Lysine riboswitch aptamer from Maledivibacter halophilus, 188 nucleotides, folded computationally. The sequence is in RNAcentral, with records from Rfam and Ribocentre.
RNA sequence: GUGUAAAUUAGAGGAUGCAGUUAUAAUUAGUACUUUAACUUAAAGUAAGGGGACUAAAGGUUAUAAGGAAAGGUAUAACUGCCGAAAUGUAUUACUUCCCCUAAGUAAUACAUUGGGGCUAUGCUAAAUAAGCAUAGUACUGUCUACGGUUGAUUGCCCAAUCUUCCGAUGGAGGUGCUAAUUUAUAC
Numbered sequence: 001g002u003g004u005a006a007a008u009u010a011g012a013g014g015a016u017g018c019a020g021u022u023a024u025a026a027u028u029a030g031u032a033c034u035u036u037a038a039c040u041u042a043a044a045g046u047a048a049g050g051g052g053a054c055u056a057a058a059g060g061u062u063a064u065a066a067g068g069a070a071a072g073g074u075a076u077a078a079c080u081g082c083c084g085a086a087a088u089g090u091a092u093u094a095c096u097u098c099c100c101c102u103a104a105g106u107a108a109u110a111c112a113u114u115g116g117g118g119c120u121a122u123g124c125u126a127a128a129u130a131a132g133c134a135u136a137g138u139a140c141u142g143u144c145u146a147c148g149g150u151u152g153a154u155u156g157c158c159c160a161a162u163c164u165u166c167c168g169a170u171g172g173a174g175g176u177g178c179u180a181a182u183u184u185a186u187a188c
Stems, first nucleotide, its partner, number of pairs: 001188011014083001017082009033067003036063005044055003048102005086114011115141002118138008143173002147168003152163005
């Protein structure tokens, strides 16, 4: 000096890269719910199912009645953290609902899968034709490898090899990946 392996650090992909916080707006919705009046109901009501406990004309229906939300999700703007960013599934633990069980939701941990966003179809969630999630398909995009061409440099000698810039189109690989630097070990 070169190659291999490991560790650390810093980066790149973006046709909407990922996630979060705050504010505003629309939607949710003239819905839930409260009041008034009338009628009606006791196997009735309290987020889903079962059981308990409580409520006792409670509950339910009607009205050109009177008032009237919220959470989750969405869009815009600003700010923040980042590049397994993040998401999904399974398991465990804790918390949440009037109580218990199932179930549901939130958070953390472990394991597994997914490079990224778009479009289409199906299913689930949702008030929703919004959006999200999962699966499948489809091209696009970024990285590495192989092939062909090309720019520059180096080496050996007249044409090859190595590195490097850009392009091509078809495939292969796949984020524990890719690029660069440093350190350690090892081979030449």